[in-house]
Context: one part of a larger RNA
RNA sequence: UGACGGGGGCCCGCACAAGCGGUGGAGCAUGUGGUUUAAUUCGAUAAUACGCGAGAAACCUUACCUGGGUUUGAUAUAUAACGGAAUACAGUAGAGAUAGUGUAGUGUUUUAAUAACACCGUUAAACUGGUGCUGCAUGGCUGUCGUCAGCUCGUGCCGUGAGGUGUUGGGUUAAGUCCCGCAACGAGCGCAACCCUUACUACCAGUUGCCAGCAGGUAAAGCUGGGGACUCUGGUGGAACUGCCGGUGAUAAACCGGAGGAAGGUGAGGAUAACGUCAAGUCAUCAUGGCCCUUAUGUCCAGGGCUACACACGUGCUACAAUGGUCGAUACAAAGUGAUGCAAAUCUGCAAAGAAUAAGCAAAUCACAGAAAAUCGAUCUCAGUUCGGAUUGAAGUCUGAAACUCGACUUCAUGAAGUUGGAAUCGCUAGUAAUCGCGCAUCAUCAUGGCGCGGUGAAUACGUUCCCGGGCCUUGUACA
Numbered sequence: 001u002g003a004c005g006g007g008g009g010c011c012c013g014c015a016c017a018a019g020c021g022g023u024g025g026a027g028c029a030u031g032u033g034g035u036u037u038a039a040u041u042c043g044a045u046a047a048u049a050c051g052c053g054a055g056a057a058a059c060c061u062u063a064c065c066u067g068g069g070u071u072u073g074a075u076a077u078a079u080a081a082c083g084g085a086a087u088a089c090a091g092u093a094g095a096g097a098u099a100g101u102g103u104a105g106u107g108u109u110u111u112a113a114u115a116a117c118a119c120c121g122u123u124a125a126a127c128u129g130g131u132g133c134u135g136c137a138u139g140g141c142u143g144u145c146g147u148c149a150g151c152u153c154g155u156g157c158c159g160u161g162a163g164g165u166g167u168u169g170g171g172u173u174a175a176g177u178c179c180c181g182c183a184a185c186g187a188g189c190g191c192a193a194c195c196c197u198u199a200c201u202a203c204c205a206g207u208u209g210c211c212a213g214c215a216g217g218u219a220a221a222g223c224u225g226g227g228g229a230c231u232c233u234g235g236u237g238g239a240a241c242u243g244c245c246g247g248u249g250a251u252a253a254a255c256c257g258g259a260g261g262a263a264g265g266u267g268a269g270g271a272u273a274a275c276g277u278c279a280a281g282u283c284a285u286c287a288u289g290g291c292c293c294u295u296a297u298g299u300c301c302a303g304g305g306c307u308a309c310a311c312a313c314g315u316g317c318u319a320c321a322a323u324g325g326u327c328g329a330u331a332c333a334a335a336g337u338g339a340u341g342c343a344a345a346u347c348u349g350c351a352a353a354g355a356a357u358a359a360g361c362a363a364a365u366c367a368c369a370g371a372a373a374a375u376c377g378a379u380c381u382c383a384g385u386u387c388g389g390a391u392u393g394a395a396g397u398c399u400g401a402a403a404c405u406c407g408a409c410u411u412c413a414u415g416a417a418g419u420u421g422g423a424a425u426c427g428c429u430a431g432u433a434a435u436c437g438c439g440c441a442u443c444a445u446c447a448u449g450g451c452g453c454g455g456u457g458a459a460u461a462c463g464u465u466c467c468c469g470g471g472c473c474u475u476g477u478a479c480a
Stems, first nucleotide, its partner, number of pairs: 001480002003477003007474007015464002019428005026318008034309002042053002064304007073127001077126001079124006087104004092099002107117003129293002132291003138287002140282003143278001145276001150189006156165003169180003195270004200238007210227002214225003241264001244258005320421001324380006336368003341361002346355003387418001392413007434456007
């Protein structure tokens, strides 16, 4: 100087408390461990692994296993020799990779012809290749402490020196934020602001959006003429700064209350992450040193596996019901996506869907598209039930060469556990929790996961004694 203390003081955080809803019990989904296996590819493992890499494992992916092939190679650069235009099509053998056959075809420049160029094949030798090892050789990227308020420097001063001072102190703040004081005076990286979204408003612009007034028109409808008022769209501005008033305070910084205001003290949300810590993670995104393989640890193909299942754990979904289930009627979104695409309407089918049906739309125009919970009415009447839907049987639909291993969905039948969950444990402070549906990426097909969107919409916070984590000062130390 740090680190540590079941030392002290001050302060903060959904840290506790106060509340609301969960997990832990059930069934299923998914990840992991373990076990099994020819293989169940590899990585991630307290917080900071475990719906993680993977924003889609039937084939492919794929890295694993079994079997069948291949060796200048699936791919790149360049050389030499030899042969052939390139290329297209059709059979044969085979699981395919591949092997082999036939037919067509004779390029461009130049020339009389060689030749040159481009492309293909064979041979040779350089090489190529490796998701092989080392993240404890590395770059880059990332997690975490933590959006915590800290981390430092120049000069000066103090100390023999390590180092200190500044950065401590008195107040204050979300903040090393600001004020005051001070052997310090300044400065940098962080904080804040600048950026984006959202909340109010003015102006400008009105099509594909809108429709107040005028006219036409319909079963109805901005449907039509038209209009720019309104909604909205999207561009430029304004607006919030403790600016104003009162009080407290050191006359300071600031705090408390109030006015006005769409918004008030960081308005709300996002992006943004200092010096560093964990030899944290990643050599399997990529790059890369070293090592290793080179008729194989490279590469091609078929099939299988990654989907196994006495079990254990994590994360979720669905429930156990009446604030509910079922049936009928009937409202109101936002944000997105669409050309190998989105597909209306019509017809068929109980349905999933289908049609040698198909309008429109590169989209504020058309489509996906019916929002659902909510509301109104009827019924069920507390039961393992008209709750719950696992499992299983049968019949089908779709995608795709192909749904056996191993897809999703539909209909009929079947109708398991489950009656609110021990110890323990998690999230959340407001348009939040809870609850309800919608969209997107990936994608031929496949979402209870991920990322977004809106609808409905709470309770509680006395307080900081305690638990956890963190910041500042101080103290002890046989630790560095």
Small-subunit ribosomal RNA, 3' major domain from a metagenome, 480 nucleotides, folded computationally.
The coordinates come from a structure-prediction model, not an experiment, and the mean pLDDT is 83.
The RNAcentral record of the full RNA draws on SILVA.
It matches the Rfam family "Bacterial small subunit ribosomal RNA".